Context: one part of a larger RNA
RNA sequence: GGGCUUACGAGCGAUUCUGUCAAAAUGGCUUCUACCGACCCGUCUUGAAACACGGACCAAGGAGUCUACCCAGUAUGCGAGUGUUAGGGUGGAAAAACCCGAACGCGUAAGGAAACUGAGUAUAAGAUGCGACUAACAAGGCAGCAUCGGCCGACCUUGACCCUCUGGGAAUGGGUUCGAGCAAGAGCAUAUUUGGUAGGACCCGAAAGAUGGUGAACUACGCUUGAGUAGGGUGAAGCCAGGGGAAACUCUGGUGGAAGCUCGAAGCGAUACUAACGUGCAAAUUGUUCGUCAAACUUGAGUGUAGGGGCGAAAGACUAAUCGAACCAUCUAGUAGCUGGUUCCCUCUGAAGUUUCUCUCAGGAUAGCAGGAACAGAUAGCAGUUUUAUUAGGUAAAGCGAAUGAUUAGAGGACUCGGAGCUCAAAGAGUUUUGACCUAUUCUCAAACUUUAAAUUGGUAAGAACCGGCUGCUUUCUUAAUUGAGCAGUCGGGUUGAAUGCGAUGUUCUUAGUGGGCCAUUUUUGGUAAGCAGAACUGGCGAUGAGGGAUGAACCUAACGCUGAGAUAAGGUGCCAAAAUCCGCGCUCAUGAGAUACCAUAAAAGGUGUUGGUUCAUUUAGACAGCAGGACGGUGGCCCUGGAAGUCGGAACCCGCUAAGGAGUGUGUAACAACUCACCUGCCGAAUGAACUAGCCCUGAAAAUUGAUGGCGCUGAAGCGCGGUACCGAUACUCAGCCAUUGGAGCAAAUGUGAGGCUUCAAUGAGUAAGAGGGCGUGGGUAUAGUAUAGAAGCCUUAGACGUGGGUCUGGGUGGAACUAUAUCCAGUGCAGAUCUUGGU
Repeated sequence: GGGCUUACGAGCGAUUCUGUCAAAAUGGCUUCUACCGACCCGUCUUGAAACACGGACCAAGGAGUCUACCCAGUAUGCGAGUGUUAGGGUGGAAAAACCCGAACGCGUAAGGAAACUGAGUAUAAGAUGCGACUAACAAGGCAGCAUCGGCCGACCUUGACCCUCUGGGAAUGGGUUCGAGCAAGAGCAUAUUUGGUAGGACCCGAAAGAUGGUGAACUACGCUUGAGUAGGGUGAAGCCAGGGGAAACUCUGGUGGAAGCUCGAAGCGAUACUAACGUGCAAAUUGUUCGUCAAACUUGAGUGUAGGGGCGAAAGACUAAUCGAACCAUCUAGUAGCUGGUUCCCUCUGAAGUUUCUCUCAGGAUAGCAGGAACAGAUAGCAGUUUUAUUAGGUAAAGCGAAUGAUUAGAGGACUCGGAGCUCAAAGAGUUUUGACCUAUUCUCAAACUUUAAAUUGGUAAGAACCGGCUGCUUUCUUAAUUGAGCAGUCGGGUUGAAUGCGAUGUUCUUAGUGGGCCAUUUUUGGUAAGCAGAACUGGCGAUGAGGGAUGAACCUAACGCUGAGAUAAGGUGCCAAAAUCCGCGCUCAUGAGAUACCAUAAAAGGUGUUGGUUCAUUUAGACAGCAGGACGGUGGCCCUGGAAGUCGGAACCCGCUAAGGAGUGUGUAACAACUCACCUGCCGAAUGAACUAGCCCUGAAAAUUGAUGGCGCUGAAGCGCGGUACCGAUACUCAGCCAUUGGAGCAAAUGUGAGGCUUCAAUGAGUAAGAGGGCGUGGGUAUAGUAUAGAAGCCUUAGACGUGGGUCUGGGUGGAACUAUAUCCAGUGCAGAUCUUGGU
């Protein structure tokens, strides 16, 4: 404790809440094993797993912000106005807040370069068509759209009339000209969102440029003043002694100690090993070797020269580990059309690599494609379709006894022209021949030829805004013509004016990305060709997964919410590996068989391998093949020859006898001979020969890591060519359930709340750049409600629950003082990448 029973004392008691104990089905999480699928993310890119770049790992930090203005959307306030600007008042500690408010901004009038002129006017708000709506036969008709008029200004024109009359003004009329105008105002302000511009302007990044300073402790050079430099060698001038000589002078031996001389230590330097070292001893050192070593030598201290400057025995060397222009600070967050990066979730839609312009080609603007927001709209309309009618075209084809151009061959030619001959003494004539030319034919062609002429294709129409009649007006157009045409009025007809599909569609505003493309069938240009370059139509990839093609952007099937079942597509059914070692008929044997489109090569040419076909021959009047017999005579034909008797060679190639036998098919000889063949016959007894053709097979067919019908393997196939029946097989199809989105329909009555809700039906669901909508999470302010020492936050958790997800909630442990929810506002608000920054490993 709804309810039931009741002696009104009470009793029983479903749902629900709950302590302790306990079992299993089953579920959650984790680990291991087996099988199936499965290449690494981010990025630029047509295309990335890439031998393209960034990336060892973890934590923290880290990138579209703010201000002003502009366009557009939305909301709110007031409204021919609107806005707090200065200032003033109330207020108060000072402010805020509240009230008033000149001026000023925008708006309320435009047009014109300007002078300047300047929009309805008295019962009026122009006319026509479509129009929500009122109404429901009419009729009226908001906003708005379209067309035609009127008005204002500019411009062109007309120019009555007026005045100060070579000029100025101007009524009126007209215009197919221009305007961001008028035609019973719609704006202003605030807030917010997308976008744009200016600012550091999403973040990081130059090479440069400018201004002002600091440096010659390194090093370059000058000057001043100091210091330092074993020991040898060679042996200049001068001098001495001796010899020679008439002399000039000369010879020999000494002495002497000169020199940008020589060997070489210290010092200074730095040639070779291209040695050692090369996270070094060292941001230039060590070893051995080498150059120089009394001078243009080495060196200390002082001093001078300073950055477009110095200094330089000159190497663009040096000027403090910096030099083809030092260092420091500032301008400066310099600029970058370039590279890299740019942080939570779900849902809906969803591209472009094309046009035009550009000191444009790595970029922009412009149109296109796309998103979002509105408005109109209901049986009118629409269409990547067909039909009918009409119209446009000059490609394909065809044509060249049609035009233009090219082009082969003969035939016939009166005249005319050219070449070469012959006859005549010549002018010239005659004649022969060959060309040009003419005529009728013949062969072959054309992107820039064409009479003809498709297919495909483009435009228009297939009705009410229609059809027909009558009357009037105008004369730019038209006609012979007031004929037509146009306009106005009026009368009549009457809503089917092809098919199919859809149920819609149309209009406006605003804005992102894109502006490197690539592939396939077909058509097509350049090129020997190309996985080459450039075009057209369509479809794809890009942006896209799934099944198949072993592998794979683009091929075939087919486009995708989460599950279950069924039945299929492409492709398959020996095993790998789901399903036929299925059925039937042919072909094929490979000492490198073959095996499935795109596709991952093979050709010409051959084969008495085998199987078909076509044509022409032979054959019971006996073929072909096999075995056997004959293969003669004129004649040793003629010519040539040294020779040539069938057979070196040349011309010819008869006759006889025969069943048949070539003035000879080969072998052979010096020449003969001999053998053989053609040809005929016997035996035999039924098919035979030749040429061509096309299926499979073979040859043609040689390369470098070991090797690929996907592998194994397969031979009356598991190969090749056909036919058939089953079966397997996708995220495609069908059915069922669930989720989301969009749309349709109906709705909360008795008492509060509600529509941003409830019920129901149907369809749909791919997606890069990009857009829109709705959510999650972080830090803080305000309001409200709460949690917490009986334990907040944080952290851990091989404990559980919820949500598509971002995430959230609960339990346990740890911890020890703060924290959360809802509504609203504000933002230094979300990390995997940036050779990111700092710290740690």